RNA sequence: CAAGCCGGAUGGCCGCUCCGCCAGCGUUGCGUAUCAAGGCGGGGAGGAAAGUCCGGGCUCCAUGGAAGCACGGUGCCGGAUAAUUUCCGGCGGGGGCGACCCCAGGGACAGUGCAACAGAAAGCAAACCGCCUUCCUACGCCAAGGCUUUGGAGGGUAAGGGUGAAAGGGUGCGGUAAGAGCGCACCGCGGCCUUGGUAACAAGGACGGCAUGGCAAACCCCACCGGGAGCAAGACCGAAUAGGGGCGGCGCGGGAGCGGGCAACCGCUUCCAGUCUGCUUUCAGAUGAGCCGCCCGGGUUGGUUGCAGGAGGCGUCCGGUAACGGACGCCCAAGAUGAAUGGCCAUCGCCGCGCUUGAAGCGCGGUACAGAACCCGGCUUACAGGCUUG
RNA sequence: GGCCACGUGGCGGAGUGGUGACGCAGCGGACUGCAAAUCCGUAUACCCCGGUUCGAUUCCGGGCGUGGCCUCCA
Numbered sequence: 001c002a003a004g005c006c007g008g009a010u011g012g013c014c015g016c017u018c019c020g021c022c023a024g025c026g027u028u029g030c031g032u033a034u035c036a037a038g039g040c041g042g043g044g045a046g047g048a049a050a051g052u053c054c055g056g057g058c059u060c061c062a063u064g065g066a067a068g069c070a071c072g073g074u075g076c077c078g079g080a081u082a083a084u085u086u087c088c089g090g091c092g093g094g095g096g097c098g099a100c101c102c103c104a105g106g107g108a109c110a111g112u113g114c115a116a117c118a119g120a121a122a123g124c125a126a127a128c129c130g131c132c133u134u135c136c137u138a139c140g141c142c143a144a145g146g147c148u149u150u151g152g153a154g155g156g157u158a159a160g161g162g163u164g165a166a167a168g169g170g171u172g173c174g175g176u177a178a179g180a181g182c183g184c185a186c187c188g189c190g191g192c193c194u195u196g197g198u199a200a201c202a203a204g205g206a207c208g209g210c211a212u213g214g215c216a217a218a219c220c221c222c223a224c225c226g227g228g229a230g231c232a233a234g235a236c237c238g239a240a241u242a243g244g245g246g247c248g249g250c251g252c253g254g255g256a257g258c259g260g261g262c263a264a265c266c267g268c269u270u271c272c273a274g275u276c277u278g279c280u281u282u283c284a285g286a287u288g289a290g291c292c293g294c295c296c297g298g299g300u301u302g303g304u305u306g307c308a309g310g311a312g313g314c315g316u317c318c319g320g321u322a323a324c325g326g327a328c329g330c331c332c333a334a335g336a337u338g339a340a341u342g343g344c345c346a347u348c349g350c351c352g353c354g355c356u357u358g359a360a361g362c363g364c365g366g367u368a369c370a371g372a373a374c375c376c377g378g379c380u381u382a383c384a385g386g387c388u389u390g
Numbered sequence: 391g392g393c394c395a396c397g398u399g400g401c402g403g404a405g406u407g408g409u410g411a412c413g414c415a416g417c418g419g420a421c422u423g424c425a426a427a428u429c430c431g432u433a434u435a436c437c438c439c440g441g442u443u444c445g446a447u448u449c450c451g452g453g454c455g456u457g458g459c460c461u462c463c464a
Base pairs, nucleotide, nucleotide: 001390002389003388004387005386006385008348009347010346011345012344013343014342016044017043018042019041020040021039022038026034027033046369050380051379053378054377055376056375057374058230059229060228061227063284064283065282066281067280068279069278071226072225073224074223075222076090077089078088079087080086091105092103093102094101095100106221107220111219112218113215114214128161129160130157131156132155133154134153135152136151138149140147141146169187170186171185172184173183174182188210189208190207192205193204194203195202196201234305235304236303237302244296245295246294247293248292249291250290253272254271255270256269257268258267259266260265274287275286276285298463299462312331313330314329315328316327317326318325319324349367350366351365352364353363354362355361391460392459393458394457395456396455397454400414401413402412408444416432417431418430419429420428437453438452439451440450441449
């Protein structure tokens, strides 16, 4: 540094909750049934039960399929899985002496946009200082051919300085008036070919003088995924009340045929239209007179179920590098609801400090984070102390 | 238990990639005989920790805190 695991033990006393058995106050004329107190026996939190951050099961919205749009999410490649933003293996990049760790890691020649301040210039680049050069000007030197320097105007130059987070490949040699991929070597980069690999990608070759740098956790493009709400979902029973009121929205449709009827009309069948969980289209199917939303008022603050046998746990073997999968065997392990699972004492364990010559012993202090609420798989966060492996 | 929203000076309250407004309150000064009112000036803040970015109050992730809604019957 990484991976995995444990996270107090035993006994006594007093309690809490659930289940089973015994018992039986009370209810009744008797029996049955139900049942208070009590007795006995058994079960009783976690690695995170937490945050509610992801994913799924399950339930309701009749339901199911296809295409498109919108919205949201994910983003190297391959695999695992019920599924995932998780896990495993690999690739690439970065960090570390190292074990090892980290990466939202597609696209910036589809488009739009952003880059404050500073700076000459910030996006089809740019000349402030500097360097070089032409002309003019002034001074000086001179062997009279010119040379150096000051100032001005113009041109060349991206090597150097300076600004900035970022200034359009890097180093070296050549080259040049000075410079510059201008030329060359190496490195980097780009597309092409070959080889290896399922792939990401890697290695090699020849070519190109370098070509449009950054931000997509900005809009966006591409690919893939996703219906919504949630156990206070939902179902049943019971009690009570005023089985009420107001406002708003969508509806109670159309055609044909048959039957009944004096008629109005009613019933049936079929077709069309309407509605069916983001929107549109479409296919199958469903549906028929009420339904939905908001506000006010009334009642209740109960019980059962969902709900504890499940993508369950443990062990062995097999397949796989692994995540994981398969076969066989064994086991059943909380179920509360103003919400149980606790408190005290004793002994021991562990840690720290002190006394102490060492072991031993004695004394004092500490023993964490935290409490199931339909259930699983992950992630993240909190955590005294300890163990194992590399 | 579940589902949402929000954290900016002492208080209220804008801003949403580039030096964070405004009002009240506070402090100092002026005015006044002293105060109030008024005028001038001034200090104080993006809940915390990471990440993306040149740069984060803003974007993304995690944590902490605060607030709200959701029982049943008719």

The prediction has a mean pLDDT of 79.
Two RNAs folded together computationally: RNase P RNA and transfer RNA, 464 nucleotides in total.
Rfam match: Bacterial RNase P class A. Rfam links the family to the GO terms tRNA processing, ribonuclease P activity and dimeric ribonuclease P complex. Rfam describes the family as follows. Ribonuclease P (RNase P) is a ubiquitous endoribonuclease, found in archaea, bacteria and eukarya as well as chloroplasts and mitochondria. It is annotated as a ribozyme.